């Protein structure tokens, strides 16, 4: 190189939006559990907890070819009894073998991870060692000797066991001998070994037979000494190996010499002595946690978690301790000893140790057979057969993981039934099913049938040793024979679709929807978040969707998360820059030439276990599985090369820094002096009532003389004006002048010096208020306190005083929004404008201008930033170092350590909770923000409500009911244009059930209709009269009644499911779009600016350029004038009549009705204005700048109103929540409050007279003229479906007269009495008339309503509802005023700006204390456990040292004893345990702090706006 491998992200904070940040899913994985399910198979893989106890039974025995021998089995022989084939004995003869002594194994194999943070482990070495069986060599292998168990005899014990005698063997011990190599050595020298057995031959013999000596071979084994190997094991060192500094100082054998001691071997391993050392910030020393590793999981990778099964190492074997023996052990299934638990006991004494395979209790969410063989691979004895072997092969149980197969396959629309759903017509379930036609894996049943076996053995031969055809040994040929698993894998045959699918999910993430139940309940939830009557989210079905003998779900580990950031983050405002310096360590460092080679850089050997990953192959049908071969193990050392770059090393260099010289500027610090201005206090004078202070006051102060004024003194403390985004300084900081002392900076020229530099963890030093100690000082000001106001309180603001303090010296404190929220230090990157101190330069010499440097602003490129902004004073582009951060709340808090006189300061967590906390910039909407503007908004007027009667609504109260519904503005004379019945929904009581009212059926009747009884009445009975209309003669159409069921009815519920319609804000001028431009984007521009308007009306400017809804205008009244028309309206003119009157003729002028036109457009002129829109002012005109008035109401708000106008979804009633009748009820009345009339009087009231309107209504009506009544009104009856007649008499005005300020000639309640009309009927409950009564009231408190011109104000009229029944309402017309200076200010709107912690948008948001409830968690008088330090005490077994008390084969001996050895005795050492006394963890505690969280609780209202006292 080429190949191979190879990186994905979403949801959640907001009204949106970027950005930062946290939580949370999608994945892969397990020794797993749990919950529904379940067919085979094959491979694997199963106590992660209690190293917690432990019945039963196995797991280590084996050699007779090391010995003495015979307990039990078997053959033989021999003896006895005899039933001649059977007991019994006897003989170790012989094949074997129980105990027993010897060897060799039991230090492997196999379990457990408790201890261990350690040379324990992994890696790479060292050098002072040992190593039984094995394998090579060389040598020996002579010749002696005294026990001793067992067997036997006695004894003691329950029992284990043990004792005493006698006797006996070895490959069992012990001596000589010899030993070349071997080891010690004083260099002379000493010192150390062993075993035989088996088989043959000879000889003796009592000749069957048995014995003992011999020879002698020869084999083969065993066994001594030595060397080297292997093999296994000690012992040493480099380098890696978890967390904590709220562990920082450990260490007396401690380090290190020499000396002895031990050991298998160096060594403080141990002893004395000798010296004072030796670790540690590169983290000792304690504390905690943990067996390491190869390799598992994931992950792109680096990384991060992990150490089950496999395979290497260590550690352990009930807890502690010790040793013995052995080649190896301090020994899992061995020994002593203490302990602690169990057993067993005759109570004196004994016995045990599953973390070996099974099993058992018990702990836990949870882990398997008391199974088969030693047939195989392995191990141990043994010469071998061979025995032993829960190692090990195997089976069993477990979907526990992995892999494979199976549940069928084709066809099949009548798209079946049945189920869901439905706009009812269909749609899915669905080719599914059935049904037809196949097919047999797999599991089932018969049948056959491999592989795993090699070996050993007989028996024949060859070779080889040898005398030997014994024997062993090898080979070869044949026979015989071993299989736990096993009904084995496999093969074939048979039947038959026949035995064989489920779990999870279906709101986003996330692949997949309905219906029903339910009703913030049940429930769900992994984040967000569903459920309060139409839940794709809870349960259920129905259909869909992933997977699939599984399949959710929990618990974990990595990913995703660049959220710890080596690879690969960040520190201005989101978490973070230490307050600021000097400096140590440490990191890092300029320029040149050489020399090393530590880093680097190549290549080479060695290692790097095997298994595993990964490539290519093989082998089980295939895959998992196994199984051969490479690659790889990125890693250590070892070596050699190479020298650009760092590092070292000795030189040389001047560019970085420094030194020395002249020179300038400064509130740079430190001491000393000294100046005037003020204030304040105390004397003297002059003077005389207030002074002061507030929003307003009061407290204060003052006739004992103040405030003010003069005057001279005293005292502290601070320096006006200069003064400046001016200066100094490392920051905090520094401001009158003058001296002294002292730092630092900048400049100018030249010399020196030669990387002397940066930064800087610890350390140190400075360090502003305020505090704290001593001693002063003390005017002004001022915490605290007082007082006094304010106030619902007011421990505040505001005022009057006022004490520490504030100021000096000295000495602590160590912290601030110590901020440029901006670490230091180089270097590099467009510009323009100030300003400070230096320095050159030019010439026009100036209050010039250029260039330079060091400060110090302020704009803008690029370039960064999430934006905002930063931009040679960096937040740009790079280098060096330090300090920091990692979600918000607990918390800068607890405990602990330091420091502090204190007050604090510093360092600095966890528990618990929450899914968000946070930054910048959008829209909006708020403000006790700003600015412009408009409104009868306020101002100026005018008239009213609020008080009084009364009417009418509401509320409340009451009721059997006082039916509902509207509630700030925008409910309240509202729905209701009119409740005595009816309306009427409501109450009481009576009544009806296919219904009072709509189809459709079936049967009867015409329909109606006179009348009587019963009842309150519906309604019941009976009765009269009546047979109708069309016909094709069958019938049908309208009604009536009965009857069945479908249905009917519902002013019942939900106006927050909902149409429609209304209100509101507003008749405000606004609300939006296309397309382009900016912006990362929410969004912005446009529509903002400058003028204008009633108006986002125009105009003008403009990254905008158009357009829409809306403004206006079209439209209807009304104001003028024309034209047509002229009856029921008009009547100048002519003419005619009347007491009079268009009465009549007759006109068409007039008015006037009603159709159509003109007109008014800033068109005209003048000014202002920007040459613009436009405004002012005048002509002219009926009208002048939208003439007046209506009608119209953008986007959109308030879940505004309305299910009781209708209309509807859904839910509810269904002999009642329907319906009908009677009769009450909506008119009630301590009381409150909204609209209203009438009024309180002289602008009036009464009497009397006399003009002038519009706009309506009338046949179930409206009624004239006449007639009764005082009147309501009755009688009567012309006219008129109306420009004709009627309701009609308008009133106020006006002319006259009266009353004279009075509860009246005002004012008209109430009551009494006597009518009138309407109605079926005026009691509850109707309106008016007439007499009579004659009440409150004398202009109304705080307060608050309407109105700007034909308006207000008073004055009447008509009308809709309607039988009656207006003070209401709608509509008419007659009189007809008064003020606007003006926008300060209330209220409400619009445009712009700003501030926001608000978006349900200030009726917002939210903060603290208390009250209750729950949860962690600090302190605490102490309780109680672990662990451990010192200091003592104790001292079992054991080992060593010492000992001559006891005993004592083997060898020596002079026979007397020695040597040696064993018991005993003592020392040392030391477990156990035991005191005292500290340390440090755990639990635990009366009471006690804080802190979290919790429904609608209490008390104020501290922040968000100028949050109402700017906030921190």
């Nucleotide at each position: 190189u080429c190949g191979u491998c190879g990186a994905a992200g979403a949801g959640u904070u907001u009204g949106a939006u970027c950005a930062u940040g946290g939580c949370u899913c999608a994945g892969a994985u397990u020794g797993a559990a749990c919950g529904c399910u379940g067919g085979c198979g094959g491979u694997a893989u199963g106590c992660u907890u209690a190293a917690c106890a432990c019945a039963u039974g196995c797991a280590a025995g084996u050699c007779g070819a090391a010995c003495g021998g015979u307990a039990a089995c078997a053959g033989a022989a021999c003896u006895a009894g005899c039933u001649u084939g059977c007991u019994a004995g006897u003989u170790g003869c012989u094949g074997a073998c129980g105990a027993g002594u010897g060897g060799c194994g039991g230090a492997c194999g196999g379990g457990u991870g408790a201890g261990u943070a350690a040379c324990g482990c992994g890696u790479a070495g060292g050098g002072a060692u040992c190593u039984a069986c094995c394998u090579a060599a060389c040598a020996a292998u002579g010749g002696g000797g005294g026990a001793u168990a067992g067997c036997c005899c006695g004894g003691u014990g329950a029992a284990a066991a043990c004792c005493g005698g006698a006797u006996u063997a070895a490959u069992a011990c012990c001596g000589c001998a010899u030993a070349c190599g071997u080891c010690c050595u004083a260099a002379g020298g000493g010192a150390g070994a062993a075993a035989g057995g088996g088989u043959g031959c000879c000889u003796c013999u009592u000749c069957u037979u048995g014995a003992a000596a011999g020879c002698a071979u020869u084999c083969g084994u065993u066994g001594u000494g030595u060397u080297a190997g292997a093999u296994g094991a000690a012992c040493c060192u480099g380098c890696g190996u978890c967390g904590g500094a709220u562990u920082a100082g450990c260490u007396a054998g401690u380090u290190g010499g020499a000396a002895a001691g031990g050991u298998a071997a160096a060594g403080g391993c141990u002893u004395a002595c000798c010296a004072a050392g030796g670790c540690g910030a590169c983290g000792a020393u304690c504390c905690g946690u943990a067996g390491c590793u190869g390799g598992u999981c994931u992950g792109a990778g680096a990384g991060g978690a992990u150490g089950a099964u496999c395979a290497g190492c260590c550690a352990c074997a009930c807890u502690g301790g010790g040793a013995c023996u052995g080649a190896g052990a301090c020994a899992c299934g061995g020994c002593c000893c203490a302990g602690a638990c169990u057993c067993c006991u005759a109570c004196g004494g004994g016995a045990g140790g599953c973390a070996g395979c099974a099993g058992u209790g018990g702990g836990g969410a949870a882990u398997a057979u008391u199974g088969c063989g030693c047939a195989a691979u392995g191990g141990a004895c043994g010469a071998a057969a061979g025995u032993c072997u829960g190692a090990c092969g195997c089976a069993g149980c477990a979907a526990u993981a992995c892999c494979g197969c199976g549940u069928g396959u084709g066809u099949g629309a009548a798209g079946a039934a049945g189920g869901c759903c439905u706009g009812a017509g269909g749609g899915u379930u669905g080719u599914a099913a059935a049904g037809c036609a196949c097919u047999u894996u797999c599991a089932g049943u018969g049948g056959g049938g491999a592989g795993g076996a090699a070996a050993g053995g007989g028996u024949a031969u060859a070779a080889g040793u040898u005398a030997a055809u014994a024997g062993c040994u090898u080979g070869u040929a044949u026979c015989u024979g071993u299989g736990a698993c096993g009904u084995u894998a496999c093969c074939c045959a048979c039947a038959g679709a026949a035995g064989a699918a489920g779990c999870a999910c279906c709101g986003g993430c996330u692949a997949a929807c309905u219906c029903c139940g339910u009703g913030c309940c049940a429930g769900c939830a992994g984040c967000c978040g569903c459920g309060g009557u139409a839940a794709u989210a809870c349960g259920g079905a129905g259909g869909g969707u992933g997977c699939a003998a599984g399949c959710g779900u929990u618990a974990a580990u990595c990913g995703g998360a660049a959220u710890u950031a080596c690879u690969g983050g960040g520190c201005g405002u989101a978490a973070a820059g230490c307050g600021c310096g000097c400096g140590u360590a440490g990191g890092u460092g300029g320029a040149u030439a050489a020399u090393u080679a530590a880093g680097u850089c190549a290549g080479a050997u060695g290692u790097g276990a095997a298994a595993g990953c990964c490539c290519c192959g093989g082998g089980c049908u295939u895959a998992a599985c196994c199984u051969g071969g490479g690659a790889a193990c990125u890693g250590c050392a070892u070596u050699c090369c190479a020298a650009a770059c760092u590092g070292a090393u000795a030189g040389a260099c001047u560019a970085g820094a420094g030194u020395a010289c002249g020179a300038u500027a400064g509130a740079g610090g430190g001491g000393g002096g000294u100046a005037g201005a003020a204030u304040u206090c105390a004397g003297a004078g002059u003077g005389u009532a207030g002074c002061g202070g507030u929003g307003a006051a009061a407290u204060g102060c003052g006739u004992a003389g103040a405030g003010a004024u003069c005057u001279g003194a005293a005292g502290g403390a601070a320096u006006a004006c200069c003064a400046g985004u001016g200066g100094c300084g490392a920051a905090g900081g520094c401001g009158g002048c003058c001296c002294c002392c002292u730092g630092g900076a900048u400049u100018g020229a030249u010399a020196c010096u030669g990387a002397c530099a940066c930064u800087g963890a610890g350390g140190u030093g400075c360090g502003a208020a305020a505090g704290c100690g001593u001693g002063g000082g003390g005017a002004g000001c001022a915490a605290a306190c007082a007082g006094g106001a304010u106030u619902a309180g007011a421990u505040a603001c505001c005022c009057u005083g006022g004490u520490a303090g504030u100021c000096c010296a000295c000495g602590c404190c160590g912290u601030a929004a110590a901020c440029g929220a901006u670490g230091u230090c180089u270097a590099c990157u467009a510009g323009c404008c100030g300003u400070u101190g230096g320095g050159g330069a030019g010439c026009u010499u100036g209050c010039c201008u250029c260039c330079u440097u060091a400060g110090u602003g302020g704009c803008g490129c690029a370039g960064c930033u999430a934006a905002c902004g930063c931009a040679c004073u960096a937040a740009g582009u790079a280098g060096a170092c330090c300090g920091c951060c990692u979600g918000g709340g607990g918390a800068g808090u607890a405990c602990g350590g330091u420091c502090g006189c204190a007050a604090g300061a510093u360092u600095a967590a966890a528990a618990c909770u929450c899914a968000a906390a946070u930054g910048a910039a959008u829209u909006g909407a708020c403000g006790g923000g700003g600015g412009c503007c408009c409104g009868c908004a306020c101002a100026a007027g005018c008239g009213g409500u609020g008080g009084a009667g009364c009417a009418u609504g509401u509320g409340g109260u009451u009721u059997a009911a006082u039916u509902c519904g509207a509630u700030g503005c925008a409910a309240c004379g509202c729905g209701a244009a009119g409740a005595a019945c009816c309306u009427u929904a409501c109450c009481a009581g009576g009544u009806c059930u296919u219904g009072a009212c709509a189809u459709c059926c079936c049967g009867a009747g015409a329909a109606g209709u006179c009348g009587c009884u019963a009842g309150a009445g519906a309604u019941a009975g009976c009765u009269u009269c009546g047979u109708g209309c069309c016909u094709u003669c069958g019938g049908g159409a309208a009604c009536u009644c009965g009857g069945u069921g479908a249905c009917a009815g519902g002013u019942g519920c939900u106006g927050c499911a909902u149409g429609g319609c209304u209100g509101u804000c507003g008749u405000c001028a606004g609300c939006u779009c296309g397309u382009g431009u900016c912006g990362u984007g929410a969004g912005a521009u446009g529509u903002u600016g400058g003028g204008u308007u009633a108006a986002g009306u125009c105009c003008c400017g403009u990254a905008a350029c158009g357009a829409g809804c809306g403004c206006a205008a079209c439209c209807c009244u009304u104001g003028u004038c024309c034209u047509u028309a002229g009856u029921u309206g008009c009547c100048a003119u002519c003419a005619g009549g009347u007491a009079a009157u268009g009465c009549u003729g007759g006109g068409a002028a007039c008015u006037c009705u009603a159709a159509g036109g003109a007109g008014a457009c800033u068109g005209c002129c003048g000014g202002u204005g920007a040459c613009a829109a436009a405004c002012c002012g005048g002509a002219g005109g009926a009208a002048g700048g939208u003439g007046g008035g209506g009608a119209c109401g953008a986007c959109g708000u308030c879940a505004a109103g309305u299910c009781a106008u209708c209309a509807u979804g859904g839910c509810c009633c269904u002999u009642a929540c329907g319906a009908c009748c009677u009769g009450g009820g909506c008119u009630a009345c301590a009381c409150a409050c909204g609209u209203g009339c009438u009024a309180c009087a002289a602008u009036g009231g009464c009497c009397g007279g006399u003009a002038c309107a519009g706009a309506g209504g009338g046949c179930u009506g409206c009624u004239a003229u006449c007639c009764c009544g005082c009147g309501a009104g009755g009688g009567g009856g012309c006219g008129c479906g109306a420009a004709u007649c009627c309701c009609a008499g308008a009133a106020a005005a006006c002319c006259g007269g009266u009353c004279g300020u009075a509860g009246u000639c005002c004012g008209g309640a109430u009551u009494g009495g006597a009518g009138u009309c309407u109605a079926c009927a005026a009691c509850u409950c109707g309106a008016c008339u007439c007499c009579a009564u004659g009440a409150a009231g004398u202009c109304g408190g705080a307060a608050u309503c309407g109105c700007u011109a034909g308006u207000a104000a008073a004055c009447g009229u008509g009308a809709a509802u309607c039988a009656g029944a207006a003070u209401g309402u709608c509509a008419c017309g007659g009189u007809g005023a008064a003020u606007a200076c003006g926008u300060u200010c209330c209220c409400g709107g619009g445009c712009c700006u700003u501030g926001u912690a608000c978006a349900c948008a200030c009726c917002g948001c939210c903060c603290g204390u208390c009250a209750c409830a729950c949860c962690a968690u600090g302190g605490g008088a102490g309780u109680g456990g672990g662990u451990u330090g010192c200091a003592a005490a104790a001292g079992a077994a054991g080992u060593g040292g010492c000992u001559a008390g006891u005993c004592u084969a083997a060898c020596c001996u002079u026979c007397g004893g020695g040597a040696g050895g064993a018991c005993g005795g003592u020392c040392a050492c030391c477990a156990c345990u035991u005191u005292g006394u500290g340390a440090u963890u755990c639990a635990u505690g009366a009471c006690u702090g804080g802190g979290g969280u919790g429904a609608a609780g209490u008390c104020g209202u501290a922040a968000c706006a100028a949050g109402g006292u700017a906030g921190c």